[in-house]
RNA sequence: CCGUGCUAGGCGGGGAGGUAGCGGUGCCCUGCACCCGCAAUCCGCUCUAGCGGGGCUGAAUCCCCCCCAGAGGGGCUCAGGCCCUCGGGGCCAGCGCGCCGUAUGGAGCGUCGAUGGCCGGGUCCCGCGCGAUGUCGGCCCGUGAACCAGGUCAGGUCCGGAAGGAAGCAGCCUUAAGCGGUCACCGGCAGGCGCGGCGGGGACAGCCCGGCCGGAGCACCCAGCGGCGAACGCGCCCGAGGAACCGGCUUCGACAGGGGGUGCACGG
Numbered sequence: 001c002c003g004u005g006c007u008a009g010g011c012g013g014g015g016a017g018g019u020a021g022c023g024g025u026g027c028c029c030u031g032c033a034c035c036c037g038c039a040a041u042c043c044g045c046u047c048u049a050g051c052g053g054g055g056c057u058g059a060a061u062c063c064c065c066c067c068c069a070g071a072g073g074g075g076c077u078c079a080g081g082c083c084c085u086c087g088g089g090g091c092c093a094g095c096g097c098g099c100c101g102u103a104u105g106g107a108g109c110g111u112c113g114a115u116g117g118c119c120g121g122g123u124c125c126c127g128c129g130c131g132a133u134g135u136c137g138g139c140c141c142g143u144g145a146a147c148c149a150g151g152u153c154a155g156g157u158c159c160g161g162a163a164g165g166a167a168g169c170a171g172c173c174u175u176a177a178g179c180g181g182u183c184a185c186c187g188g189c190a191g192g193c194g195c196g197g198c199g200g201g202g203a204c205a206g207c208c209c210g211g212c213c214g215g216a217g218c219a220c221c222c223a224g225c226g227g228c229g230a231a232c233g234c235g236c237c238c239g240a241g242g243a244a245c246c247g248g249c250u251u252c253g254a255c256a257g258g259g260g261g262u263g264c265a266c267g268g
Stems, first nucleotide, its partner, number of pairs: 001268006009057003012030004020046005034054005063261005072252005078247001080246002083242007094234002097229006104223003108218002116213008124201005129195003133190006140181004149174004157166003
């Protein structure tokens, strides 16, 4: 130095939590690294520490130590950052808001005639008129008189010698006053109802309608731009509070990487 066979060792590790402490089951992070039984209202141990049984590998890519590394977890709250909320303040040099202007864009009107000017009428007041409404009356229909309404008047009564007359109750009919009723119609009265129906009056301006002149714009409705302005809804400042995340400090720390170290026996 090589071969063969053994043994030590290895066959995952870490975090938090739990525990007097150490491991495990469970949770989480890594990552690939055997099997069975026990286990959180716990399971098994006792100072480097799972217990019991079985299997594989095996002196090195695989074991041990050191360095490095830094996934991930825990702790702290550091006048830290971001974000949110509350309280206070301040401001228009900013946003948003209000007003004024401007015809730049949009929407819109305009030679079927814009802005403007002139004329007339209405809108206003008074009177009249008309209508509607309210109310009353009339007309119309019905009802409606024991007697003091009418017509006809049975019976009965009266006059008459008779013929015939007279008054007249009831009944019937028609009506007066009264009562009831319905649409329309006629009329009277009324006014904090309506009406360019007529007349008179008024009219600074506005609005509406009509006409004439004139001949191309009008218009801030939305936006743009400019100016003025105020309250505080924001942006801004101060303070306080707050979950998660980021940053800071601290703690533990996997995989990977680098370096070093480490048996026994036999044979060649």
This is a predicted structure of a 268-nucleotide RNA (Bacterial large signal recognition particle RNA) from a Solirubrobacteraceae bacterium. Its Rfam family is "Bacterial large signal recognition particle RNA". For this family Rfam cites "SRPDB: Signal Recognition Particle Database" (Rosenblad et al., Nucleic Acids Res, 2003). Rfam classes the family as a non-coding RNA gene. Its family is annotated with signal recognition particle, plasma membrane targeting and SRP-dependent cotranslational protein targeting to membrane, signal sequence recognition in the Gene Ontology. From the family's description: The signal recognition particle (SRP) is a universally conserved ribonucleoprotein involved in the co-translational targeting of proteins to membranes. The RNAcentral record of the sequence draws on ENA. The gene name in the source record is ffs. The prediction has a mean pLDDT of 81.